[in-house]
Molecule: transfer RNA
Organism: Patescibacteria group bacterium
RNA sequence: GGAGCCAUAGCUCAGUGGUAGAGCGCCCCGUUGACAUCGGGAAGGCCGUAGGUUCAAUCCCUACUGGCUCCA
Numbered sequence: 001g002g003a004g005c006c007a008u009a010g011c012u013c014a015g016u017g018g019u020a021g022a023g024c025g026c027c028c029c030g031u032u033g034a035c036a037u038c039g040g041g042a043a044g045g046c047c048g049u050a051g052g053u054u055c056a057a058u059c060c061c062u063a064c065u066g067g068c069u070c071c072a
């Protein structure tokens, strides 16, 4: 210098056009003599940033930022 992949909840990840989910974790309740397990419930993310396309974008396009990898 060129190319590819990734960015979604505290963590690990789904979601491939129609107002976002799971597991673990945190909090509350039940169960126990107590703890753990188990059962139930609640909180928590406007999807890296800025534009574009569309009636509608986490999703498609472009640029940028950060991370990883490959080529030279």
Base pairs, nucleotide, nucleotide: 001071002070003069004068005067006066007065010024011023012022013021018055027041028040029039030038048064049063050062051061052060